[in-house]
Context: one part of a larger RNA
RNA sequence: UUGGGUGUAAAACGUAUGUAGGUGGCUUUUUAAGUCCACCGUCAAAUCCCAAGAUUCAACCCUAAGUAGGCGGUGGAAACUACCAAGCUGGAGUACGGUAGAGGUAAAAGGGAUUUUCGGUGGAGUGGUAAAAUGCGUAGAGAUCGAAAAGAACACCAACGUCGAAAGUACUCCGCUGGGCCAACAUUGACAUAGAGAAAUGAAAGCUAAGGGAGCGAAUGGGAUUAGAUACCCCAGUAGUUCUAGCCGUAAACGAUGGAUACUAGGCGCUGUGUGUACCGACCUAUGUAGUGCUGUAGCUAACUAGUUAAGUAUCCGGCCUAGGGAGUACGUUUGCAAUAAUAAAACUC
Numbered sequence: 001u002u003g004g005g006u007g008u009a010a011a012a013c014g015u016a017u018g019u020a021g022g023u024g025g026c027u028u029u030u031u032a033a034g035u036c037c038a039c040c041g042u043c044a045a046a047u048c049c050c051a052a053g054a055u056u057c058a059a060c061c062c063u064a065a066g067u068a069g070g071c072g073g074u075g076g077a078a079a080c081u082a083c084c085a086a087g088c089u090g091g092a093g094u095a096c097g098g099u100a101g102a103g104g105u106a107a108a109a110g111g112g113a114u115u116u117u118c119g120g121u122g123g124a125g126u127g128g129u130a131a132a133a134u135g136c137g138u139a140g141a142g143a144u145c146g147a148a149a150a151g152a153a154c155a156c157c158a159a160c161g162u163c164g165a166a167a168g169u170a171c172u173c174c175g176c177u178g179g180g181c182c183a184a185c186a187u188u189g190a191c192a193u194a195g196a197g198a199a200a201u202g203a204a205a206g207c208u209a210a211g212g213g214a215g216c217g218a219a220u221g222g223g224a225u226u227a228g229a230u231a232c233c234c235c236a237g238u239a240g241u242u243c244u245a246g247c248c249g250u251a252a253a254c255g256a257u258g259g260a261u262a263c264u265a266g267g268c269g270c271u272g273u274g275u276g277u278a279c280c281g282a283c284c285u286a287u288g289u290a291g292u293g294c295u296g297u298a299g300c301u302a303a304c305u306a307g308u309u310a311a312g313u314a315u316c317c318g319g320c321c322u323a324g325g326g327a328g329u330a331c332g333u334u335u336g337c338a339a340u341a342a343u344a345a346a347a348c349u350c
Base pairs, nucleotide, nucleotide: 003322004321005320006319007304008303014201015200017198022193023192025088026087027086028085031082033081034080035077036076037075038074039073040072041071042070043069048066051063053061091191092188093187094186097182098181099180103177104176105175108172110154114150115149116148117147118146119145120144121143125136126135163168206247207246208245209244211242215241216240220236221235222234223233258317259316260315261314262313263312266295267294268293269292270291271290272289273288274287275286276285324349325348332343333342334341
């Protein structure tokens, strides 16, 4: 490389959009590029294969013949792929009518808690731990009552629940706005799928500039523990956590499971929505559809498990893997303010 793989053994890009190239629904027509058939030419000799000859046999040698295949040409076939032209509605989109939702963004308002400050009462402890001590406190702490300020986060409801491409998303209300689903069936008529590069988005930490800073809290200081204790425990506490504008581009970014389409037993829930029976209505009951869960048959799997939300049966497209270490490292290149990130070896070793 081919092949075989990719939940847990090596391997699914963090996610979606989309260019090239790839693949692609039904019916009819055209052409004949792919495809198929027939014939012709050619593919030097040697070699190969096959049949004789010859050396006593054989190898070697000599003579004649040759399939398949490649390339080219001529003449045909038209099912499939492709092309041309026309049409269809089942895939896909748009419109109309509903509907659920922590989807996004911007603004406004709220209560509880915490800490601090001020004032009152009061008068010796408080705090912390396994036990202590550092700490705070007669310059009046802790406790309690009243007032004020600040920043951050939103108890209960809350669910095995919802929404989003993923990251993620929850006090309340309002403005703007994206997507989904259901029903009816109007319209366009294959407009689809996947996607190398590319561009977009992307938790936390970190970086730059200007604010903010209650609580928590890397670093740091102190107290303990200990043989030591650069830790676990305690008292403090800076960066940070927060906001605005940029950068970074990584996570066990996980369902460790790429996306799309079709098919393949059931049973039991939950969420959205529709229909039938019944009906004042709520419930109840049967059923469709889109999601989200549990259990489980066939088949699958090394097993565990998974099992119509597949890891089953198939097709299409792209990513990735190919023993362990060295190493996701060096060098080079690209990116970034930096930190880093991306790409990515070899010697050697076993």